[in-house]
Context: one part of a larger RNA
RNA sequence: GGAUGAACGCUAGCUACAGGCCUAACACAUGCAAGUCGAGGGGCAUCGCGUGCCGGAUUUCGGUCCGGCACGGCGGCGACCGGCGCACGGGUGAGUAACGCGUACCCUACCUUCCCCUUUCCCGGGGCCAGCCCUGCGAAAGCAGGAUUAAUCCCCGGCGGUGUCCCGGGUCCGCAUGGGUGCGGGACCAAAGGAGCGAUCCGGAAAGGGAUGGGGGUGCGUUCCAUUAGCUUGACGGCGGGGUAACGGCCCACCGUGGCGACGAUGGAUAGGGGUUCUGAGAGGAAGGCCCCCCACACUGGGACUGAGACACGGCCCAGACUCCUACGGGAGGCAGCAGUGAGGAAUAUUGGUCAAUGGGCGAGAGCCUGAACCAGCCAAGUAGCGUGGAGGACGACGGCCCUACGGGUUGUAAACUCCUUUUGCGCGGGGAUAAAGCGCUCCACGUGUGGGGCUUUGCAGGUACCGCGCGAAUAAGCAUCGGCUAACUCCGUGCCAGCAGCCGCGGUAAUACGGAGGAUGCAGGCGUUAUCC
Numbered sequence: 001g002g003a004u005g006a007a008c009g010c011u012a013g014c015u016a017c018a019g020g021c022c023u024a025a026c027a028c029a030u031g032c033a034a035g036u037c038g039a040g041g042g043g044c045a046u047c048g049c050g051u052g053c054c055g056g057a058u059u060u061c062g063g064u065c066c067g068g069c070a071c072g073g074c075g076g077c078g079a080c081c082g083g084c085g086c087a088c089g090g091g092u093g094a095g096u097a098a099c100g101c102g103u104a105c106c107c108u109a110c111c112u113u114c115c116c117c118u119u120u121c122c123c124g125g126g127g128c129c130a131g132c133c134c135u136g137c138g139a140a141a142g143c144a145g146g147a148u149u150a151a152u153c154c155c156c157g158g159c160g161g162u163g164u165c166c167c168g169g170g171u172c173c174g175c176a177u178g179g180g181u182g183c184g185g186g187a188c189c190a191a192a193g194g195a196g197c198g199a200u201c202c203g204g205a206a207a208g209g210g211a212u213g214g215g216g217g218u219g220c221g222u223u224c225c226a227u228u229a230g231c232u233u234g235a236c237g238g239c240g241g242g243g244u245a246a247c248g249g250c251c252c253a254c255c256g257u258g259g260c261g262a263c264g265a266u267g268g269a270u271a272g273g274g275g276u277u278c279u280g281a282g283a284g285g286a287a288g289g290c291c292c293c294c295c296a297c298a299c300u301g302g303g304a305c306u307g308a309g310a311c312a313c314g315g316c317c318c319a320g321a322c323u324c325c326u327a328c329g330g331g332a333g334g335c336a337g338c339a340g341u342g343a344g345g346a347a348u349a350u351u352g353g354u355c356a357a358u359g360g361g362c363g364a365g366a367g368c369c370u371g372a373a374c375c376a377g378c379c380a381a382g383u384a385g386c387g388u389g390g391a392g393g394a395c396g397a398c399g400g401c402c403c404u405a406c407g408g409g410u411u412g413u414a415a416a417c418u419c420c421u422u423u424u425g426c427g428c429g430g431g432g433a434u435a436a437a438g439c440g441c442u443c444c445a446c447g448u449g450u451g452g453g454g455c456u457u458u459g460c461a462g463g464u465a466c467c468g469c470g471c472g473a474a475u476a477a478g479c480a481u482c483g484g485c486u487a488a489c490u491c492c493g494u495g496c497c498a499g500c501a502g503c504c505g506c507g508g509u510a511a512u513a514c515g516g517a518g519g520a521u522g523c524a525g526g527c528g529u530u531a532u533c534c
Stems, first nucleotide, its partner, number of pairs: 001534004006530005013386005019379002021344001026342003030339003035084003040081002043077002047075003050071009091297003100222008110214002115210007123157005133146005163188006170181004193202003223269003230260003235257004240252003272294004276287004299320005322333004350376001352375003358372001359370004389420004399411005425471006434461001438457001440455007478523005483504003489518005499506002
């Protein structure tokens, strides 16, 4: 000098864009953060409609209105069964020195819901459990028993292609176990319906391919300590098996006695890794906050279940610590999601708005949900931009300060004063990009689910940005320093005191070094100090 997720002191007008618990992976009140589908289903708690009955008001005797009850009949729909999602998105960096990450390869040892393409198929029958109803227990959380019931829930049977496995045999290939592809025989295994008047659409089963996402293995790279030198018994290998989507000592029985290590094993300390970032001419050194990729974790430890996928942040079970409720028998909870609270700390924000856009889940769709996201709020904590006025104006006013003091110097064109401008500010008015998207209705074209035309409708931010008019220099400058390094000097006060200080050093009666004043220098909406890195 540069840099920072900074903090502290003094000061502070505006805008834009980025950023904002680095400490206690400490504890958490409250609200929200993952639902959706009635076009899978039984139903009907709630709302609306319809129909029927009863009562009331009114009546032009047609009826109309109000209230109650009943009926799932219709629109819909709480809870329930079922499906899909909840394994994404969001957070954190505790652990991890490891195939964790990075890079380059390999899998002839693997899986992949939803999506796309291709082929074929969807026959017949049965059963329950919720819900509802009845009974009982409990303070509650909740639970038990009985009865009845639907389905795209569960089960059985049938046909059976493809597939998988076994046997026989053919062909091609490779890298050892082997792999690809035809043929014959055998064994095993499928399915679900719904909407619509219909056309048709959405689904279901099996198989092959694609795409995407994952799983596994290997070479190389990846901090410090040798004041850590030996480490190891599933340990290293074999054979056989279990297990897995799959290989493997992953696990197990038996057999062998190996395996690693000064090219640093083992142990200890520290640490998430990378893209990148800072600095530097570079080589290098340092860092890993925001954003992106990967990993790990979700009160602590352990475990599995479901599922295409988890050993699962807002799922389950067990143990533990803690907090809360309790009728003392027993229960409930997990902010390292968004806000917010306490605590810790030098220190880090709102218990905001909207699903309008982008994206995600579900749905045929309308749509619903979305603290993802987009916006707004707070903070000079960073970067950039703008402003605090411009021109003229002395015989150089007043005041201040200084001197060699009836006079000069300096503050200083600075002020006053004159003319001008109006960014910003205040007031008034205008203002619609982000949506030629999408939804709905309708028309047209054809290749029938696509494209196009018309109409209508959808904006949180926001009556914001921006624009115009009016007013008036009006609303806006500080901080540090001035002995040398280092740019900027005098006076007064003080008298080794009070104090300064990055280093050298200043201060003991004329201190350019302390304190004040005047002046000056530097930077400027900031300026200094402290901390850390180069």
Small-subunit ribosomal RNA, 5' domain from Anaerotruncus sp., 534 nucleotides, folded computationally. Its Rfam family is "Bacterial small subunit ribosomal RNA". Gene Ontology terms of the family: structural constituent of ribosome and ribosome. It was read from a public genome assembly. The coordinates come from a structure-prediction model, not an experiment, and the mean pLDDT is 85. The organism belongs to Anaerotruncus, within Bacteria.